SAM riboswitch aptamer (S box leader) from Jeotgalibacillus proteolyticus, 105 nucleotides, folded computationally. Model confidence (mean pLDDT): 84 of 100. Of the family's consensus pairs, 97% are formed in the model.

[in-house]
């Protein structure tokens, strides 16, 4: 790396550095020199793993560690089915891809 398994319509930003992209991909559409991403700091969210504590049946509860996160449903589509029409467009659902997380070799 590949696989597995679970979740993605909720929740959380200032400060400094630094300077032109970013938002995985494609397209669209939107952030952005009223400063992007990308680092650090310090705050914060949530609660997957560990830890504690309550309960013993499923749990629940803290936030100490380990990750993760803090525009915009995973930003939207993309593929498939429906459903609709004159054809579509909208709208459902569902995969895929992507992300995190625990496994696991």
């Nucleotide at each position: 790396a590949a696989c597995u398994u679970a979740u993605c319509u909720a929740g959380a930003g200032a400060g400094g550095u630094u300077g032109a992209g970013g938002g995985a991909c494609u397209g669209g559409c939107c952030c952005u020199u009223u400063g992007a991403c990308a680092c650090c700091u310090c705050a914060g969210c949530a609660a997957c793993c560990a830890g504690c504590c309550a309960c013993a049946u499923u749990u629940g509860g803290c936030a100490u560690g380990g990750u993760g996160c803090u525009a915009a449903u995973u930003c939207c589509a993309g593929c498939a089915g429906g459903u609709u029409u004159a054809a579509a467009c909208c709208c459902c659902u569902g995969a895929a891809c992507g992300a995190u997380a625990a496994g696991g070799a």